The RNA shown here (transfer RNA) has 74 nucleotides and comes from a Clostridia bacterium.

[in-house]
RNA sequence: GGGGGUGUAGCUCAGUUGGCUAGAGCGUACGGUUCGCAUCCGUAAGGUCGAGAGUUCGAAUCUCUUCAUCUCCA
Numbered sequence: 001g002g003g004g005g006u007g008u009a010g011c012u013c014a015g016u017u018g019g020c021u022a023g024a025g026c027g028u029a030c031g032g033u034u035c036g037c038a039u040c041c042g043u044a045a046g047g048u049c050g051a052g053a054g055u056u057c058g059a060a061u062c063u064c065u066u067c068a069u070c071u072c073c074a
């Protein structure tokens, strides 16, 4: 320098023939249960879907650029 993969909640990930309101588990906070802790149950908070732009009535999803990281070739 060139090819390919990945990037979504604090962590691990799902969701891609474009359309319900962006989700799950763990974790966190609060409440219940307990003498107390743990377990278990319930509720809640937490995201501009790596960044920017484009296409579209509508983009996590398609296109372009760019950043980080992994990998292959040189």
Base pairs, nucleotide, nucleotide: 001073002072003071004070005069006068007067010026011025012024013023019057028044029043030042031041032040050066051065052064053063054062
Its Rfam family is "tRNA".